[in-house]
Context: one part of a larger RNA
RNA sequence: UGGCGGGGAGGCGCACAACCAGUGGAGCAUGUGGUUCAAUUCGAUACAAAGCGAUGAACCUUACCUGGGUUUGACAUGUAUCUGCAAACCCCCAGAAACGGGGGAAUCCUUAGAGGGUGAUACACAGCUGUUGCAUGGCUGUCAUCAGCUCGUGACGUGAGUUGUUCUCUUAAGUGAGGUAACGAGCGCAACCCCUAUCCGGUGUUACUGUGUCACCGGAGACUGCCUAGCAUUAUUUUGUUAGGAGGAAGGAGGGGACGAUGUCAAGUCAGCAUGAUGCUUAUGUCCAGGGCUACACACAUCCUACAAUGGGGAGUACAAUGGGUUGCGAAAUCGCGAGAUGGAGCUAAUCCCACAAAACUUCCCUCAGUUGGGACUGCAGGCUGAAACUCGCCUGCACGAACCCGGAAUUGGUAGUAAUCGCGCAUCAGCAGCGCGCGGUGAAUACGUUCUCGCCUCUUGCACA
Numbered sequence: 001u002g003g004c005g006g007g008g009a010g011g012c013g014c015a016c017a018a019c020c021a022g023u024g025g026a027g028c029a030u031g032u033g034g035u036u037c038a039a040u041u042c043g044a045u046a047c048a049a050a051g052c053g054a055u056g057a058a059c060c061u062u063a064c065c066u067g068g069g070u071u072u073g074a075c076a077u078g079u080a081u082c083u084g085c086a087a088a089c090c091c092c093c094a095g096a097a098a099c100g101g102g103g104g105a106a107u108c109c110u111u112a113g114a115g116g117g118u119g120a121u122a123c124a125c126a127g128c129u130g131u132u133g134c135a136u137g138g139c140u141g142u143c144a145u146c147a148g149c150u151c152g153u154g155a156c157g158u159g160a161g162u163u164g165u166u167c168u169c170u171u172a173a174g175u176g177a178g179g180u181a182a183c184g185a186g187c188g189c190a191a192c193c194c195c196u197a198u199c200c201g202g203u204g205u206u207a208c209u210g211u212g213u214c215a216c217c218g219g220a221g222a223c224u225g226c227c228u229a230g231c232a233u234u235a236u237u238u239u240g241u242u243a244g245g246a247g248g249a250a251g252g253a254g255g256g257g258a259c260g261a262u263g264u265c266a267a268g269u270c271a272g273c274a275u276g277a278u279g280c281u282u283a284u285g286u287c288c289a290g291g292g293c294u295a296c297a298c299a300c301a302u303c304c305u306a307c308a309a310u311g312g313g314g315a316g317u318a319c320a321a322u323g324g325g326u327u328g329c330g331a332a333a334u335c336g337c338g339a340g341a342u343g344g345a346g347c348u349a350a351u352c353c354c355a356c357a358a359a360a361c362u363u364c365c366c367u368c369a370g371u372u373g374g375g376a377c378u379g380c381a382g383g384c385u386g387a388a389a390c391u392c393g394c395c396u397g398c399a400c401g402a403a404c405c406c407g408g409a410a411u412u413g414g415u416a417g418u419a420a421u422c423g424c425g426c427a428u429c430a431g432c433a434g435c436g437c438g439c440g441g442u443g444a445a446u447a448c449g450u451u452c453u454c455g456c457c458u459c460u461u462g463c464a465c466a
Base pairs, nucleotide, nucleotide: 001466002465003463004462005461007460008459009458010457011456012455013454015450016449019414020413021412022411023410026305027304029302030301031300032299033298034296035295042053043052064291065290066289067288068287069286070285073125077124078123079122080121081120082119084118085117089104090103091102092101093100108116109115127280128279130278131277132276136274137273138269139268140267141265143263148187149186150185151184152183153182154163155162156161167178168177169176193257194256195255196254198220199219200218201217202216203215204214223251226245227244228243229242230241231240232239307407311366312365313364314363315362316361317360323354324353325352328347329346333342334341335340373404378399379398380397381396382395383394384393420442421441422440423439424438425437426436
């Protein structure tokens, strides 16, 4: 100087407390461990791995396994040779395909130099999701949106170093004020940026139809600016802060986002990419078919659905927002119980379509039961995508109708348009969403307080630690 303490003081945070809803018990989905397997490819492992890389494994993807091929190679550049000629294309044989064999058709451009292109052979070389994230770049997580981390000059100290950055008050904040051997400055904080709440002006097609809503563009507005009181401070005018009030759409950072200092964890990633070294080079490269990544005694994590009457079922009536669409969205109409099919209007979209939002409200049935709760599992019959749904997709109808009656120890999220609850959209995508990313609808309870738990910041003290 740091670190640590079941030392001290002060402060903060959904950290505790208060409240609400959960997880842990059940069934299923997804991921992981383990086990199994020819292979179940690889990575991620306390917080900060485990619906993570993956925003979508039937083939492909694919890196794994089995088998069959291939060796200048699936891909790039160069050299040499070729009395090859465009490359492509079609047919036949064998085959699981790749590869192979045979046949047909075709005969490139040009400055006329064999130049370009293309193909074959040979050689340099290619190639590797092989290893090392403890050789690296880049990117990312984390402490943490915590308030810290430093520098120049000066001063102090033999020196390591200290001071500044400590103290008092204050703040979300090393935020600010006062004091001060310090005076200044930098990176962080804040502000500048974006969205949103109010108003004004302009523009107006496809929106709206009587001046407003809406959309876009530009501006105004909030600053403790005004008033009152308390506290602290000041020689004084004051200055700082807290509480309340007025005005106001909004009040004390209005709400949300983007933004992450110096560093820590030899944190993560050589499989996104790049890259040093190293290994393989008739194979650890590459092509193909099939299989596997989807296994299943079990354990963990994250969801979903429930256990019902604040409910379930039937009928009827409302009200959104964000988005997406031409290899696309696909209306009306018709057929089908339905998934869906036929159909093809309109739309390169404020025009048309996806697209009926659902909870809600009204009414009828059910009447506390493993039930008209719950829907797993299974059988049959169908639909869709796609060469192809056996391993291994999604959906529909009928039948079947399991566990489950609110969950031990323990544990998570949330302070307001939040939690809870309800549906909708998008990305990926041929098809497949219980995930993710967004959107709106309905809409609470509680916070006495900081003793305790956890984490963090500042000062101080002890230390047999560095």
Model confidence (mean pLDDT): 81 of 100.
Small-subunit ribosomal RNA, 3' major domain from a Candidatus Shapirobacteria bacterium, 466 nucleotides, folded computationally.
The sequence was found in a public genome assembly.